[in-house]
């Protein structure tokens, strides 16, 4: 240079002037109205898949079901998320992807096939007996057939013909030892060694786990008949049981009444941003500095115009370049109590590590 | 704004706790019967189960994700 892989950071800039909607401050003819100043979407604000904050229920306890995770070690407020090791897989490689346990029992494995996990015997091989063909009994599981999957493999011996029925190599199990915090990994030792798939089937092992969700939740204002009828037997912790709380009457349905589609709060200062140093491979966390950055509630964050800037397009020249012209600034999307993942959509651009293949020094 | 449920032929709708035939019922084409409809009866007729991807031998089924559709949750007593 190609081609390819891990990321990483941007989502045009600044200015004018006309709108929106918050905050402040000032003035008036004060239910508001004008004016100044200032704030005004994202990487995903999206899906709502996971986890946490926060609020009520008890302060969230105990037992059971019920869910979920799932190599090992750590990071984390947490987790199914991140790192860093390990093993298995695919790659020439950077790099990806994957991960408990099937020898604790059960289920189930269609067709086909001789036999689907208690083993078996359809062709074949082999021996004996009958006995033309052939048939019968026994021995076998090397060989053929079938499936997605054949009961360790493969080569020698051995045998009537085989056959771990011996032995070498693979693989498997079982015991030490040696390194590692650990998955795990090296090595020795016995042991001829019947024991697939499936656990995103039931289960088992470790561990995590109360519910409910800001329309939670608290208050304030308005105003009624706290009123009728069933239903239940104490209510409340939204699986159940214990256990707490609460009350003398309480729940629950239906049905009637009121008020006006109403104000405040909860609400944005936070496991928050930015930048230097120190730990640490790293996720990360420490200390110092420094900054406050949307808070609406039918729900604001918008339009037009200039000017740089970039990119495509055409044209011109003195063609790797400049200059003129002309579009166009694009995609996916838009806050709705916050945060921290992960997903999933995206026009484009820019940069950085690393890999491979060619080339030239 | 949370939260739940769900998605199978034109339409309703079974099956789904894996594997053969995706039923059934209405429609809808043609027919057989009728003097000509209607019934009734035979034949046909259409789903790669919303869509990607995993697990598996094997997915309508289980397991993620992505799309659409429908409910329910906001005032006093």
């Nucleotide at each position: 240079a190609a081609a390819g892989u891990a990321g990483a950071u941007c989502a045009a800039g600044c200015g004018a002037u006309c709108g929106c909607u918050c905050u402040u401050c000032g003035c008036c003819c004060c239910a508001g109205g004008c004016g100044g100043a200032g704030g005004g979407a994202g990487g995903a604000a999206a899906g709502u898949c996971c986890g946490g904050a926060c609020u009520c229920c008890a302060a969230a306890g105990g037992a059971c079901a019920a869910g979920g995770u799932g190599g090992c070690c750590g990071c984390u407020a947490a987790c199914g998320g991140c790192g860093g090791c390990u093993c298995c897989g695919a790659g020439u490689g950077a790099u990806c992807g994957g991960g408990g346990g099937a020898a604790a029992g059960u289920a189930c494995c269609a067709c086909a096939g001789a036999a689907a996990a208690c083993a078996u015997a359809c062709c074949g091989c082999c021996a004996g007996c009958c006995u033309u063909a052939g048939g019968c009994u026994g021995g076998u599981a090397a060989g053929g057939u079938u499936g997605a999957a054949a009961a360790g493999g493969c080569g020698a011996g051995g045998u009537a013909a085989g056959a771990g029925c011996u032995c070498a190599c693979c693989g498997g199990c079982c015991c030490g030892c040696c390194a590692g915090u650990g998955a795990u990994g090296g090595g020795g030792g016995g042991c001829g060694c019947u024991u697939g798939g499936c656990a995103a089937a039931c289960c088992c092992c470790a561990c995590c786990c109360g519910g409910a969700g800001c329309a939670a939740g608290a208050c304030c204002a308005a105003a009624u008949a706290g009123g009728a009828g069933g239903g239940u037997u104490g209510g409340g912790u939204g699986g159940u049981c214990c256990g707490c709380c609460c009350u003398u009457a309480g729940c629950c349905c239906u049905c009637g009444g009121g008020u006006a589609a109403g104000g405040u709060c909860g609400c944005u200062c936070g496991a928050c941003c930015c930048c230097g140093c120190g730990a640490g491979c790293a996720a990360u966390c420490g200390c110092g500095g420094g900054g406050c950055a949307a808070g609406a509630u039918g729900a604001a964050u918008g339009a037009u115009c200039g000017c740089u800037g970039u990119g495509a397009c055409u044209c011109g020249u003195u063609c790797u370049a400049c200059g003129a012209g002309c579009c166009a600034c694009g995609a996916c999307a838009g806050a709705a109590u916050c945060c921290g993942g992960c997903u999933u959509a995206c026009c484009g651009a820019u940069c950085u590590g690393c890999u491979u293949u060619a080339g030239c020094c | 704004g949370g939260c739940g449920a769900c998605g199978u032929g034109g339409u309703g709708a079974a099956g789904u706790g894996g594997u053969u035939c995706a039923a059934c019922a209405c429609g809808g084409a043609g027919g057989u019967c009728u003097g000509c409809a209607a019934a009734a009866c035979c034949u046909c007729u259409a789903u790669u189960c919303a869509c990607c991807g995993g697990u598996u031998c094997g997915a309508a089924u289980c397991c993620g994700g992505u799309c659409g559709u429908c409910g329910c949750c906001u005032c006093c007593a």

Two RNAs folded together computationally: RNase P RNA and transfer RNA, 438 nucleotides in total. The coordinates come from a structure-prediction model, not an experiment, and the mean pLDDT is 79. Rfam match: Bacterial RNase P class A. Rfam classes the family as a ribozyme.